[in-house]
Background
The prediction has a mean pLDDT of 76. This is a predicted complex of two RNAs, RNase P RNA and transfer RNA, with 492 nucleotides together.
RNA sequence: GAAGUUUGACAGACAAUCGCUGGCGGCUUCGCGCCGCGAGAGGAAAGUCCGGGCUCCGCAGGGCAGGAUGCUGGAUAACGUCCAGUCGACGCGAGUCGAAGGAUAGGGCCACAGAAAUGGACCGCCGAUGGCUGCUCCCCGAAAGGGAAGUCAGAUCAGGCAAGGGUGGAACCGUGGUGUAAGAGACCACGAGGGGCACUGGCGACUUUGUCCCUGGUAAACCCCAUUCGGAGCAAGACCUAGGAGAACGCAGGCAGCGAUGCCAGCCCUUGCCCGGGGUGCGUUCGGGUUGGUCGCUUGAGCCCGGCAGCAAUGCCGAGCCUAGAAAGAUGAUUGUCGCUUCCAUACGUGGGAGGGUGCAAGCCCGUUAUGACCACCGGAAGCACAGAACCCGGCUUACGGCAAACUUCCCGG
RNA sequence: CGGGACGUAGCUCAGCUUGGCUGGAGCGCUUGCCUUGGAAGCAAGAGGUCGCAGGUUCGAAUCCUGCCGUUCCGACCA
Numbered sequence: 001g002a003a004g005u006u007u008g009a010c011a012g013a014c015a016a017u018c019g020c021u022g023g024c025g026g027c028u029u030c031g032c033g034c035c036g037c038g039a040g041a042g043g044a045a046a047g048u049c050c051g052g053g054c055u056c057c058g059c060a061g062g063g064c065a066g067g068a069u070g071c072u073g074g075a076u077a078a079c080g081u082c083c084a085g086u087c088g089a090c091g092c093g094a095g096u097c098g099a100a101g102g103a104u105a106g107g108g109c110c111a112c113a114g115a116a117a118u119g120g121a122c123c124g125c126c127g128a129u130g131g132c133u134g135c136u137c138c139c140c141g142a143a144a145g146g147g148a149a150g151u152c153a154g155a156u157c158a159g160g161c162a163a164g165g166g167u168g169g170a171a172c173c174g175u176g177g178u179g180u181a182a183g184a185g186a187c188c189a190c191g192a193g194g195g196g197c198a199c200u201g202g203c204g205a206c207u208u209u210g211u212c213c214c215u216g217g218u219a220a221a222c223c224c225c226a227u228u229c230g231g232a233g234c235a236a237g238a239c240c241u242a243g244g245a246g247a248a249c250g251c252a253g254g255c256a257g258c259g260a261u262g263c264c265a266g267c268c269c270u271u272g273c274c275c276g277g278g279g280u281g282c283g284u285u286c287g288g289g290u291u292g293g294u295c296g297c298u299u300g301a302g303c304c305c306g307g308c309a310g311c312a313a314u315g316c317c318g319a320g321c322c323u324a325g326a327a328a329g330a331u332g333a334u335u336g337u338c339g340c341u342u343c344c345a346u347a348c349g350u351g352g353g354a355g356g357g358u359g360c361a362a363g364c365c366c367g368u369u370a371u372g373a374c375c376a377c378c379g380g381a382a383g384c385a386c387a388g389a390a391c392c393c394g395g396c397u398u399a400c401g402g403c404a405a406a407c408u409u410c411c412c413g414g
Numbered sequence: 415c416g417g418g419a420c421g422u423a424g425c426u427c428a429g430c431u432u433g434g435c436u437g438g439a440g441c442g443c444u445u446g447c448c449u450u451g452g453a454a455g456c457a458a459g460a461g462g463u464c465g466c467a468g469g470u471u472c473g474a475a476u477c478c479u480g481c482c483g484u485u486c487c488g489a490c491c492a
Stems, first nucleotide, its partner, number of pairs: 001410008010401001012338007020040002023037005042386001046397002049395005054233004061275004066229005071085005086100001087098004101224002106222001108218003122165002124161003129158003132154003135150002138147003173191006192215007201206001237295004246286006253264004266280005288491003302321002305318005339384006349377004355366004415488007424441004434472001443459005465481005
């Protein structure tokens, strides 16, 4: 100097004027009318993807179904988040990523090609065994023929094999040997992967060593295992006020009782179903009215400083602080000064000036009385990202600007 | 603010639950034939990153995740 990796903080600053929304105080002609003081968006306020608080629902019990999550330990109110690790993948590296339980529970699927995609044979090898044919030898027979045998041959039938070829993303674990008629984890040695058991280290995932067993892939396809999940959401919900108009359809059954009433059924709610529970003039459709106010609402798993514990996430203790609450939706506009970046112009500028730049140093480069290295100063224009709270928090994801620190790799110079 | 659904040719839609010979159908468009000319008809053809990006798989329109866009629903009283 170039290319990267990780982490952190920031989000142009100040002043004046005019505005906007809450709060407090004062004045008041009681009109949120006037005056004063003080406050007023974010790291993502966004997407609404997770988790929780809060609120309500006829307390949410059991079974089936369904959803979510899926290495280990820790953190936390909780999480699919975070921290620390294990294993795997990628990268030269700093480091990054991982939906990372189970294919030895079970079936399913693996297009095309190929013999075959987990029980298969196209070419090929063999044909030991049993046949067939031939050959040879023996026996009976005059011959035809018959019988019997073989260290035999053929590859002809039954049959055996999966080594080699070829296909494919993937071919029954790989290499070598034994063995055989030919062969094959059939057997042996070494090795790869997975699992069980014991052992070393570790809280654990995992790992070292030994031994035994096994060998295609796929679970972001069905499924199995483990854990977990009641539903809805501030348009939740509570109170005040105003207004109006109901109609159609469906079901309103049975039993007991003099009756009041009770039970069952029906309907509705309870997550989709069943049990269980609860309600009962209820359900559906069309129509009508309001589209106002107050609370919920911002003091909270809050911010910040210091100490302690911990590798860390984080927790504990002490001191200090109060920091938007709007409802078509405030948080803005203008001007000035300064900061940063880029461009243009002044410009062969003005002033200073003999040394200056880099570097640990050595050295190198520019300049040395000037065609003057180097330093300082003066003008204008544009730009300063992404983006705007809406009940509140913790995360994730996405959008986006420059800055700083640490680290890595390469190149150049000494 | 909250809750759903959908993106495939110029337009309207199949195909996604079972991943593979699938990228298809109708209308439209282009060219040719027919006609005096037009329409209709007949024949041929063009036209696609299956919204975007990443992942799982041998293989993705289809399965999974994250974005982008379009669209629908809603309050209270009786």

Rfam match: Bacterial RNase P class A. Gene Ontology terms of the family: ribonuclease P activity, dimeric ribonuclease P complex and tRNA processing.